The prediction has a mean pLDDT of 76. This is a predicted structure of a 135-nucleotide RNA (c-di-AMP riboswitch aptamer (ydaO/yuaA leader)) from Bacillus tuaregi. Of the family's consensus pairs, 92% are formed in the model.
RNA sequence: CGCUUAAUCUUAUUUAAGAGCGGGGGACCCAAUUUUUUCGUAGAAUCUCUGCGUGGGGUGAAUCCUAUCUAUUGGAGGGGCUUACUGUUUCCAUAGUCCCAACCCGAAAGCUAACCUCGUAAGCGUUUAAAGGGA
Repeated sequence: CGCUUAAUCUUAUUUAAGAGCGGGGGACCCAAUUUUUUCGUAGAAUCUCUGCGUGGGGUGAAUCCUAUCUAUUGGAGGGGCUUACUGUUUCCAUAGUCCCAACCCGAAAGCUAACCUCGUAAGCGUUUAAAGGGA
């Protein structure tokens, strides 16, 4: 100077606060349901509580399927980067290239106004390939 991302800026500096950006919970209406049990385990306790899991749910692009056989391949689908034009941003197309993780809640959760509440981290690249059409 750029890139992924909500993850930037300002003030203060003893803790922090504000703005901006982003997430969750949460009515009527709408949607869904006609089927019941509120699962397992350990402990406490005396019929309830707590912990760890499971079912299910959440942030995120990070899912699904097949073959193989324990670790990998392939496909579908999803996401990012590279943009030559005088410059910036953006859309479509083309080409190249990379990713499809990780974490959280813990038998509760649809949408959802008011309202309540939380996050604002982390990681990386270069001095530079090609080539069209729009706003």
NCBI's taxonomy places the organism under Bacteria, Bacillota, Bacilli, Caryophanales, Bacillus.